This is a predicted structure of a 74-nucleotide RNA (Pistol ribozyme). The model forms 95% of the base pairs in the Rfam consensus. Rfam family: Pistol ribozyme. Rfam links the family to the GO term catalytic activity.
RNA sequence: AGUCGUCAUGGCGACUAUAAAUAGACGUUUAAGCCAUGAGCGUUACAUAGAAUGCAAAUUUUAUGUAGAGCGUA
Numbered sequence: 001a002g003u004c005g006u007c008a009u010g011g012c013g014a015c016u017a018u019a020a021a022u023a024g025a026c027g028u029u030u031a032a033g034c035c036a037u038g039a040g041c042g043u044u045a046c047a048u049a050g051a052a053u054g055c056a057a058a059u060u061u062u063a064u065g066u067a068g069a070g071c072g073u074a
Stems, first nucleotide, its partner, number of pairs: 001016005006039006025073003033041001044067010
């Protein structure tokens, strides 16, 4: 200098051409991703429609909309 931990800025941390994680204050723990602010990409619930499997019930999955955004301590 670059890349990465959802995005931007900042912080914390890792890696060196790769894009991951036993790291990122500690503990537990949530589906909820390292933290703050904002966002709402992923994720949760509900509704509608489609696809696949199935005798049916049902299960899985895709899209759209609405609501929300783990907990405690320092």